Notes
The prediction has a mean pLDDT of 81. c-di-GMP-I riboswitch aptamer from an uncultured Methylococcales bacterium, 80 nucleotides, folded computationally. The model forms 95% of the base pairs in the Rfam consensus. Rfam family: c-di-GMP-I riboswitch aptamer. Rfam's curators write: GEMM was predicted in a large-scale screen for bacterial structured RNA regulatory elements.

[in-house]
RNA sequence: GAGAGUAAAGGCUAAACCUAAACGUAAGUUAGGGGCGGAAAGUUACGAAUCCAAAUUGUUUGGAAAGUCGAACUACCGAG
Numbered sequence: 001g002a003g004a005g006u007a008a009a010g011g012c013u014a015a016a017c018c019u020a021a022a023c024g025u026a027a028g029u030u031a032g033g034g035g036c037g038g039a040a041a042g043u044u045a046c047g048a049a050u051c052c053a054a055a056u057u058g059u060u061u062g063g064a065a066a067g068u069c070g071a072a073c074u075a076c077c078g079a080g
Base pairs, nucleotide, nucleotide: 005077012038013037017033018032019031020030022029023028036067042073043072044071046070047069048068050064051063052062053061054060055059
């Protein structure tokens, strides 16, 4: 210097569910509680899959989420 992966240290994040208000046709978004989990469960929404709406006749368009898989970019520690 690189780096496996998670032994340790410092941390990060946060499922289901509950509460609140507003927005939205809807999916869903925001905040608080909560903690199943995560070694990229950080970021992006590029591809596939998923959800919603409209049209239609098997496909198209728009929207949503992304902690399903893949991809790209970035990143703490660095035991054995």